The part of an RNA shown here (small-subunit ribosomal RNA, 3' major domain) has 476 nucleotides and comes from an uncultured bacterium. RNAcentral holds the full RNA, with entries from ENA, Greengenes and SILVA.

[in-house]
Context: one part of a larger RNA
RNA sequence: AGACGGGGACCCGCCCAACCGGUGGAGCAUGUGGUUUAAUUUGAAGCAACGCGAAGAACCUUACCUGAUCUUGACAUCCCGAUGCCAAAGCGCGUAACGCGCUCUUUCUUCGGAACAUCGGUGACAGGUGGUGCAUGGUUGUCGUCAGCUCGUGUCGUGAGAUGUUGGGUUAAGUCCCGCAACGAGCGCAACCCCUAUCUUCAGUAGCCAGCAUUAUGGAUGGGCACUCUGGAGAGACUGCCAGGGAGAACCUGGAGGAAGGUGGGGAUGACGUCAAAUCAUCAUGCCCCUUAUGACCAGGGCUACACACGUGCUACAAUGGCGUAAACAAAGGGAGGCGAACCCGCGAGGGUGGGCAAAUCCCAAAAAUAACGUCUCAGUUCGGAUUGUAGUCUGCAACUCGACUACAUGAAGCUGGAAUCGCUAGUAAUCGCGAAUCAGAAUGUCGCGGUGAAUAAAAUCCCGGGUCUUGCACA
Numbered sequence: 001a002g003a004c005g006g007g008g009a010c011c012c013g014c015c016c017a018a019c020c021g022g023u024g025g026a027g028c029a030u031g032u033g034g035u036u037u038a039a040u041u042u043g044a045a046g047c048a049a050c051g052c053g054a055a056g057a058a059c060c061u062u063a064c065c066u067g068a069u070c071u072u073g074a075c076a077u078c079c080c081g082a083u084g085c086c087a088a089a090g091c092g093c094g095u096a097a098c099g100c101g102c103u104c105u106u107u108c109u110u111c112g113g114a115a116c117a118u119c120g121g122u123g124a125c126a127g128g129u130g131g132u133g134c135a136u137g138g139u140u141g142u143c144g145u146c147a148g149c150u151c152g153u154g155u156c157g158u159g160a161g162a163u164g165u166u167g168g169g170u171u172a173a174g175u176c177c178c179g180c181a182a183c184g185a186g187c188g189c190a191a192c193c194c195c196u197a198u199c200u201u202c203a204g205u206a207g208c209c210a211g212c213a214u215u216a217u218g219g220a221u222g223g224g225c226a227c228u229c230u231g232g233a234g235a236g237a238c239u240g241c242c243a244g245g246g247a248g249a250a251c252c253u254g255g256a257g258g259a260a261g262g263u264g265g266g267g268a269u270g271a272c273g274u275c276a277a278a279u280c281a282u283c284a285u286g287c288c289c290c291u292u293a294u295g296a297c298c299a300g301g302g303c304u305a306c307a308c309a310c311g312u313g314c315u316a317c318a319a320u321g322g323c324g325u326a327a328a329c330a331a332a333g334g335g336a337g338g339c340g341a342a343c344c345c346g347c348g349a350g351g352g353u354g355g356g357c358a359a360a361u362c363c364c365a366a367a368a369a370u371a372a373c374g375u376c377u378c379a380g381u382u383c384g385g386a387u388u389g390u391a392g393u394c395u396g397c398a399a400c401u402c403g404a405c406u407a408c409a410u411g412a413a414g415c416u417g418g419a420a421u422c423g424c425u426a427g428u429a430a431u432c433g434c435g436a437a438u439c440a441g442a443a444u445g446u447c448g449c450g451g452u453g454a455a456u457a458a459a460a461u462c463c464c465g466g467g468u469c470u471u472g473c474a475c476a
Base pairs, nucleotide, nucleotide: 002475004472005471007470008469009468010467011466012465013464020423021422022421023420026315027314028313029312030311031310032309033308034306035305042053043052064301065300066299067298069296070295073125077124078123079121080120081119082118083117084116089103090102091101092100093099106115107114108113127290128289130288131287132286136284137283138279139278140277141275143273148187149186150185151184152183153182154163155162156161167178168177169176193267194266195265196264198235199234200233201232202231203230204229207225208224212222213221214220238261241255242254243253244252245251317417321376322375323374324373325372327370333364334363335362338357339356343352344351345350383414388409389408390407391406392405393404394403430452431451432450433449434448435447436446
């Protein structure tokens, strides 16, 4: 000088307290452990592994297992020889699959050849999702968006070091003010960036009857950019103004005006460092290892097993509800091997046909909670929907292992969940639906979007984490 203390002082954070809703009990979905297995490929392990890598395992993927096959190789460069009839593509036959046959066709040229492609040979080599993240780069998590971490010169100290960075106030902040052997500076904080909340202006193939007319009553048409909206450019908020407090400071409390008030609300942005934290399976890479196999390729299986244990979710246990009927209101997205209207068929999943749309123009598209009316009347029920049977639809070479969905039938557990534990301070929690990525098909996951819309706290005694100063120290 650090680290640590069931030492002290001060301060902060959904940390506690207050409130609301969950998890832990049930069924199912999903991940993990364990067990099983020929294989159940593998990584991740307190917070910071466990709906995580995986934005999507029927084949493929795929790394695993069983069986079959290849050995200069599926992929790259070089050398030699041959061919331009080959190969690729299409068609036919055949194997579980790798195979075989048929058809058709090179470019430039100084005519020597060159280029390109294929086949065969030879070895140099290829290849490895094999090992080591404790050999590494790069990337990432975490403390933590916490307010810290340092340097130059000077001064003090024999020195390690100290000072500055401590003190009095203040702040979200090492933010600012005052003081001070310090004076300055850098990385962080803040600001500059994006979205959002208000207005102005410019522009109108979406919007409007706002005002006029037509009308098939649909902004449909003429017509118009006023409004909404879209997207360019600007304005606006700065403790600027007032009062009180404070040290004539920083700043705090209240008020005015204002769409917005003291960082307006979100996002991006992550200092020096910590954990030999994670990743050799994104990629790159040292060393080690395999080289007729630890490489390559194919078929089938497995990753989907199931006495059990844990995590994360979905659906419920009902009347603030279930069911039925007929009404209303979004935002943000996506669409050409695509989205697919309207019409017809089907109880339905869907099928047939196919207008329009590379989309402010057409489509996905029905928003749902909500409100209205009717019914059920507290029951294991008209709650709940697991499981199972039968019949189907769709995708796809192919749904047996192992897909999603539909109809009819079946109708399990479950009557609010022990100890414990999690989230959340406002358009938030809770609740309701919608979309997208991945994707042939396959979400209760993930990432976004809007609708409805609370309660409680503004306090610091305690628990947890962190910051500053100080003290002790048997730690390095």